[in-house]
This is a predicted structure of a 381-nucleotide part of an RNA (small-subunit ribosomal RNA, central domain) from candidate division CPR3 bacterium GWF2_35_18. Taxonomically the source falls in candidate division CPR3 (Bacteria, Bacteria candidate phyla). Model confidence (mean pLDDT): 81 of 100.
Context: one part of a larger RNA
RNA sequence: UUGGGCGUAAAGAGUAGCGUAGGCGGUUUAUUAAGUUUUUAGUGAAAUCCUUCGGCUUAACCGGGGACCCGCUAAGAAUACUGGUAGACUAGAAAUAUGGAGGGGAAAGCGGAACUCUUGGUGUAGGGGUGAAAUCCGUUGAUAUCAAGAGGAACACCAAAGGCGUAGGCAGCUUUCUGGCCAUUUUUUGACGCUCAGGCACGAAAGCGUGGGGAGCGAAACGGAUUAGAUACCCGUGUAGUCCACGCUGUAAACGAUGGAUACUAGAUACCUGACCCACUGAGGAUAGGAAAUAUUUUUUCCUAUUUUGAGUGGGUUGGGUGUCGUAAGCUAACGCGUUAAGUAUCCCGCCUGGGGAGUACGGCCGCAAGGCUAAAACUC
Numbered sequence: 001u002u003g004g005g006c007g008u009a010a011a012g013a014g015u016a017g018c019g020u021a022g023g024c025g026g027u028u029u030a031u032u033a034a035g036u037u038u039u040u041a042g043u044g045a046a047a048u049c050c051u052u053c054g055g056c057u058u059a060a061c062c063g064g065g066g067a068c069c070c071g072c073u074a075a076g077a078a079u080a081c082u083g084g085u086a087g088a089c090u091a092g093a094a095a096u097a098u099g100g101a102g103g104g105g106a107a108a109g110c111g112g113a114a115c116u117c118u119u120g121g122u123g124u125a126g127g128g129g130u131g132a133a134a135u136c137c138g139u140u141g142a143u144a145u146c147a148a149g150a151g152g153a154a155c156a157c158c159a160a161a162g163g164c165g166u167a168g169g170c171a172g173c174u175u176u177c178u179g180g181c182c183a184u185u186u187u188u189u190g191a192c193g194c195u196c197a198g199g200c201a202c203g204a205a206a207g208c209g210u211g212g213g214g215a216g217c218g219a220a221a222c223g224g225a226u227u228a229g230a231u232a233c234c235c236g237u238g239u240a241g242u243c244c245a246c247g248c249u250g251u252a253a254a255c256g257a258u259g260g261a262u263a264c265u266a267g268a269u270a271c272c273u274g275a276c277c278c279a280c281u282g283a284g285g286a287u288a289g290g291a292a293a294u295a296u297u298u299u300u301u302c303c304u305a306u307u308u309u310g311a312g313u314g315g316g317u318u319g320g321g322u323g324u325c326g327u328a329a330g331c332u333a334a335c336g337c338g339u340u341a342a343g344u345a346u347c348c349c350g351c352c353u354g355g356g357g358a359g360u361a362c363g364g365c366c367g368c369a370a371g372g373c374u375a376a377a378a379c380u381c
Stems, first nucleotide, its partner, number of pairs: 003353004007335002012349001014202002017200002022195003026089007034082002036078008050066006092192001093189003097184004104178007111155001115151008126137002163170002207248006216242002221237004259348006267325015283309011330337002354381003363374004
């Protein structure tokens, strides 16, 4: 261990992403009778407890009766619901087909701007930095400027209240491979579903191992300032790191501080992305007719009519997603939430139970280590 809760008071696990056991589960027919309901019988020792009547003068105490023992076993009956078995269905779920959007993921190649370094040219005394300075760089020629070369990292504008992804996260361009999502129409399977203890997988930054790489930035460290001091803030350097490959770590204010699924409950407005309908715009193709050029066929150009394709803009309806506002309702301690719920309900999981001690000790498991996960008590208020 009931109960009451989990946005901010303690409490939603980083992603529950995949999924086992388990729990729960759409419509319908027949059957069964396990759960369920009911009847009967047996048992459920006595004492005790409760109740009623009685005996000691009363009470305690004692005696008689009843009730209780909330349970179990056996047999019979009922069949609404749950379960089992057999069958059927399509509204859930999945698949197929045709389209669509996207910084979703992996690999390879390419590009320009900036920066630093090297070399060469021009050129001469300063440059840099700050609140002000100094350390620092510079006559062995710096800063500035021009040209060439090398290198590493990040991709300005587009860019957004915008997009994608389960989360972490993802942005120059191209190619290859690849995951998910959405719409529409038909078709297919026929409940195949939801949630998920353990388990598995992924998981920013920092950190670790091996090997590379190293432009800029920059923990540590050193120096200059500031200051009473300055183990800082400011300045000059600068190692690890930041980058790549492979392996480990497994944590974050991993946040919407809000677990997942399903159904229902006023609206207003904006954006992204589909489908259908209507209107408009301009473009291309096809057919027919006419005109011009060409000596002719052919070809080319122009005009008119019909039809069709894809594109853009606007409006309407409808689907998916992302935001904002808001009570109409409702909820909330309040703040606020409010069809993307913190509303109304159901199912499943995780978690909380006064503050400190303490997310600690011990033990166990994991890790190369750092440490992580699990997780108390004494004591104290």